[in-house]
RNA sequence: UAAGCAGGUUGUCUUAUCGCUCUGUUUUCAGAGAGGAAAGUCCGGACACCACAGAGUAGCAUAGCGGAUAACAUCCGUCAGAUGUAAAUCUAGGACCAGUGCAACAGAAAGCAAGUACAGUGCGGCUGUAGUGAAAUCAGGUAAACUCUAUGCGGUGCAAUGCCAUGUAUAUUGAAAUUUUAAAGUGACUCGCUUUAUUUCAAGGGGUAGGCAGCUAGAACCACGGAGUAAUUCGUGGUCCAGAUAAAUGAUAAGAACUUUUUAAGUACAGAAUCCGGCUUAUAGGCCUGCUUAUUAU
Numbered sequence: 001u002a003a004g005c006a007g008g009u010u011g012u013c014u015u016a017u018c019g020c021u022c023u024g025u026u027u028u029c030a031g032a033g034a035g036g037a038a039a040g041u042c043c044g045g046a047c048a049c050c051a052c053a054g055a056g057u058a059g060c061a062u063a064g065c066g067g068a069u070a071a072c073a074u075c076c077g078u079c080a081g082a083u084g085u086a087a088a089u090c091u092a093g094g095a096c097c098a099g100u101g102c103a104a105c106a107g108a109a110a111g112c113a114a115g116u117a118c119a120g121u122g123c124g125g126c127u128g129u130a131g132u133g134a135a136a137u138c139a140g141g142u143a144a145a146c147u148c149u150a151u152g153c154g155g156u157g158c159a160a161u162g163c164c165a166u167g168u169a170u171a172u173u174g175a176a177a178u179u180u181u182a183a184a185g186u187g188a189c190u191c192g193c194u195u196u197a198u199u200u201c202a203a204g205g206g207g208u209a210g211g212c213a214g215c216u217a218g219a220a221c222c223a224c225g226g227a228g229u230a231a232u233u234c235g236u237g238g239u240c241c242a243g244a245u246a247a248a249u250g251a252u253a254a255g256a257a258c259u260u261u262u263u264a265a266g267u268a269c270a271g272a273a274u275c276c277g278g279c280u281u282a283u284a285g286g287c288c289u290g291c292u293u294a295u296u297a298u
Stems, first nucleotide, its partner, number of pairs: 001294010012256007020033005035269001039280002042278005047157004054191004059153005064078005079093001080091004094148002099146002101142002116130005161213004172203005181197005220239008257267004
C1' cells in the first nucleotide's frame, strides 16, 4: 500500500420565528421529550388473574463437556467435524444389537443372508480376487426417518387486572339435580381436590361504553477499581433520561457538512403504547480498535 476477518460507535449540524406533550412552580418561568433496531411477535421472564392447585397419560422443547444469567432454543470457553492459505465462520453434535422403516438406476443379488465369475484342490467345505453400485455381510449406511434415552415444561395476557360513578329486567324459555346427587372450576384427557345447595349451565333479552389506577425508580444507566481466559460478577461514587390514550418533538427561512452521474440532485433503515434480557430481518455514508495474508522499503 492492497485485499480480508472480528468488534465497537455514529447515522446530518447551526441560527431565527411560530407551534406540540408531560413534570415542577410564584402560571412568571425552568426542565425533559422516539430506536439500534422502537420492526418481526420468534424465545425467555418480571408483574396480574384463574387458584388452595396435586398426580398420571398424551403432547411439546432441548441434546458433546464445562460455565454465565432472573431465565432462555441466548451468551462465553473448550472438544469434535466441515470450509478457508490464514485471521475466522458454521453444525438440528445423545442412541442404529430396543424395535419398525428407507436406498432410484445399475447389478446375479440390496438385509434374520444367500450366492455369479475366476483361482487355490477332483467334489463338498473353506479362503482370496473381480465386476455393478453411494452402500455387497461388516454389530454396514440413514434418526433435519418413525422411534428410544436423559432433562425440562400450567394457562391467559396491560384489550391482564383493580377501584369509583352512571344505568337497568335478568322479563322469558329449556335442561340437570336436591347433600346416597348434580353442576362449575384458565392448555388437552383421567383421577384427586375445592366451591355452591333453589343452585348451576345454555338460549334469548336489557343497561353501560365514562373516569382513575396499572403507567414508568428499573434483574436501570454512567465512571473508576477488584476477581475471572471470557460471558459476567462484586465494591465505591454519581445520574433520573417519554408516559401519550386516537395517539405529543413539527413547520418555515438561511447557511454549513457529506455523497454522486457535479453548477444539478440527494442525505440510510425507519416512529414508543406494561416493562426487561435475547434472537432474526432492514440499514446511504462516516469514524475507531485489534488481527490475517500478499507486496515493497528501511